A computed fold for a 478-nucleotide part of an RNA from Candidatus Doudnabacteria bacterium RIFCSPHIGHO2_01_FULL_50_11, annotated as small-subunit ribosomal RNA, 5' domain.
The prediction has a mean pLDDT of 85.
NCBI's taxonomy places the organism under Bacteria, Bacteria candidate phyla, Candidatus Doudnaibacteriota.
Rfam family: Bacterial small subunit ribosomal RNA.

[in-house]
Context: one part of a larger RNA
Parts: sequence; C1' cells; structure tokens
RNA sequence: GGAUGAACGCUGGCGGCGUGCCUUAUACAUGCAAGUCAUACGGGUGUCGCAAGACACCAGUGGCGAACGGCUGAGUAACACGUGGGAACGUCCUUCAAGUUCGGAAUAACUCACCGAAAGGUGAGCUAAUACCGGAUGUGAUCGCAAGAUCAAAGCCGCAAGGCGCUUGAAGCACGGCCCGCGCACCAUCAGGUAGUUGGCGAGGUAAUAGCUCACCAAGCCUAUGACGGUUAGGGGACCCGAGAGGGUGUACCCCCAGACGGGGACUGCGACACGGCCCCGACUCCUACGGGAGGCAGCAGUAGGGAAUAUUGGACAAUGGGCGAAAGCCUGAUCCAGCGACGCCGCGUGGAGGAUGAAGGUCUUCGGAUUGUAAACUCCUUUUGCUCGUGAACAAUUUCUGAGCGUAGCGAGCGAAUAAGAGGUUGCUAACUCUGUGCCAGCAGCAGCGGUAAUACAGAGACCUCAAGCGUUAUCC
Repeated sequence: GGAUGAACGCUGGCGGCGUGCCUUAUACAUGCAAGUCAUACGGGUGUCGCAAGACACCAGUGGCGAACGGCUGAGUAACACGUGGGAACGUCCUUCAAGUUCGGAAUAACUCACCGAAAGGUGAGCUAAUACCGGAUGUGAUCGCAAGAUCAAAGCCGCAAGGCGCUUGAAGCACGGCCCGCGCACCAUCAGGUAGUUGGCGAGGUAAUAGCUCACCAAGCCUAUGACGGUUAGGGGACCCGAGAGGGUGUACCCCCAGACGGGGACUGCGACACGGCCCCGACUCCUACGGGAGGCAGCAGUAGGGAAUAUUGGACAAUGGGCGAAAGCCUGAUCCAGCGACGCCGCGUGGAGGAUGAAGGUCUUCGGAUUGUAAACUCCUUUUGCUCGUGAACAAUUUCUGAGCGUAGCGAGCGAAUAAGAGGUUGCUAACUCUGUGCCAGCAGCAGCGGUAAUACAGAGACCUCAAGCGUUAUCC
C1' cells in the first nucleotide's frame, strides 16, 4: 500500500447493487415452511330437487410427492473432495414393440358396545376400489447344452371418436451406486502397526463387484517413498495479496460431501437408514386425574443466553422454478419483493458566477501591519437533491384475464440556496506552524523519541495539510 462476512470512536444528505450470528452443532414461546388428486374408491354433511340425481365441502381407503427444494459445518486427513480412467449395476422420464382376460377373499371409513384424565385404544357387524390374492395367455424376459420350467396387468373420463392410465420387454438420455491411478495440512519429542488382519476355496448377501458377512485352509498385509498414533480441518470452482514465482483464505454464489437434540436400528420405497417419518436407549423441556403421555428451528421470522458483533414474529405466489392434478386449480418462508444496518462497492449532492471599504470578529505582530480572505455580506443565476401537485411504466409468457413490489421508477409543473460536513493530522519518517498554558508534572507515542520555564512532539486556540459521507483506531492476511 491493498484486502475484510469485521468491530469500536467521532460524524452522517440521497440513490443503485450487493451483503449481514465468524461466538454456544447452546436452549427454544408463537406462527408459518409439503402437499395434492373427487377423472382411483365407498361414504358423511350441507344446498337444490317429488324422485333419479346434480353441486359444494369433508375425515377415511388408494395413488403420486414428501429422498427435491431450504439450513448448517459438528464430524471427517478419507476414494471425503479434485482430476483422469474402469466394469459387475439401478431408476424416473422419452421413444418403440406386444398385451390389458376370467375370478376371489378382505379391510378402513361407517354403525353399535366398551376402556382411558388425555394421548389414544379394544371388540362385534357392514362395504368399495387403480388396495390385496388366485387362474388364463406368453410378444417377450429369466434359468438351462437342450428338453423344459418360471414370470404380467386396472381401470377411469367421454354419446362417440378418443384421451389419461396399467403390465412385460428393448433402446436412448440424464442422474445415481461401486472400483482404481495421481493430487490432498502439521508433529518422528508418534517407529513399528495389523486376526476379518492379507490371500484362497465354498456359502450367504447386495440392484451390483468385493472379507461386505460366515465356515474352512494358508500366513500373510502395511511401513523412513513415513505405516500406526496424535493435533488441526469439510473439499473444490474460486477469493485476497503479489510483476511473477508464490503466500494466505474457503463468507456470499456454483458443484460435491457430511449432519439434523446425543447414540443406535431398521421399515416403506425406484431412491432414505430419511431435518419438519417410525422404533429403542440417553439427556433436557412440557402436560397429567400419577396410571401414563407429548416434543426436537443447523427451514423463515422471532426469543433467551453467549459475544466486540450480525436484521422484520413483513408482502406476494405477479414472475422463475418445484409437488399434485386431464384441467380449473391448490400448496410452495424455494423464489420474487419490501423493512433494518455507511457493513461494502459505485454514483450524486451539500450550489454557480460576480463581488475589496480587502468590512466586522478571531489569530499573530517588529504595532507599521500580516492572515483568515473572494471567504462573508451584497447582486445576478440555477434547482441536481428536497418538498408539494399532476401523470405514470417495463417486468405479462397470453385470444382474454392476471403485478406482491407500486401509484414504485420515469416524466411534467411549482416552491425556495433552500434540506445536507465531518474526521484525522501538522518533530522526522510524512503533506501541513505559530501563540498561550504546563514545567520529567499533567500527558503523548507506530518507531526514533518528546516534557526538568520561551515545547512547531503535552493541553487549548488560530492557521494549515490530507481524505471526505465518511474519517480514524483495533484485529487478521499478503
């Protein structure tokens, strides 16, 4: 000198774009953050109707989603990540081919009875389906040398045409699981480590390879090219500094990984060992009729605590994207916006021209004057900004409708220099000097060093210098 997710002191006019718990992965009141489909299904309630039925809403069965999106960085020195390869796999989706046949038994809802303070539960009875089960067929797939064996399905809407589905298989795309080479912090005051350990045979297991697991057999395997142990740490794209080499960092944004009160486990499912699912153990908090129950903000706000320190319990689904749905649409604290903070970067303003009796006042003085200083006053002008009034977008993709932001931005008119300057420094480094006070005191200070009676170094004043809505200080990196 540059930089920062900064903080602190003094000061503070506006806008745009960014950014904002780095500390206790501490504890959480409250609200919201994942639903949707009635064109899968039976039913309930309400409205209309004489009825058949129609419409609206709803708990339940069923389907899809909830494994995405969002948060955090605890753990992890590892095939976690980066890069380059590999073979033994999986699924949504798209396209193509073939099929979509005949039956059955239940169950929730509901009704009745009962238990419980509650959470919730038990028994009996009734019922439907794209829920469940059996048979048929076999384009085809799997196993097999072959013969042969095994393996499917679901309907709904529509007057119809047809549409949406379902089953089996093939191909493709994208994504994911697995393996390997290389790269990947510090400590040798860590030198030996290892029994599923290393390999084989067989079996199990997985979507799939494999000591992944197990039985048996062998005794291997790693290691100064640093094993093992300890400490620290999410990795990368990138970011900062630097001419580069390189050093430092990993906030925001993007990719990957890991975690969801601590620990463990599986279930469902194409996909999880699952943040707002389940079970168990533990700590903590809450309710209780003491028998027993409920909970998990490292989602968005917000609270307490910690801390030098970090925001609103806001608006909208209008756009982009996501889930469901045939659609209308519903949901979406993702997202888009708004609010707060000079936290950062960028831009703008705080007026312009003229104006000498060089006014007054201040300061200095050799008392002549010098300086503040064209500075002010004063005259003329302008209106960025500000205030008031009017007008008023783009973002909307569309035949139409649809804008939270927003009466915002912009534009026009009016008013009036009006609403707007500070901070640090002035011994040298280093740009800028005098007076007064103080008297090794009070104090200053980044280093050298100033201060003991004329201190340009302390304190005040005037003048000046440098930056400027900022200026300094502290911390950290180069």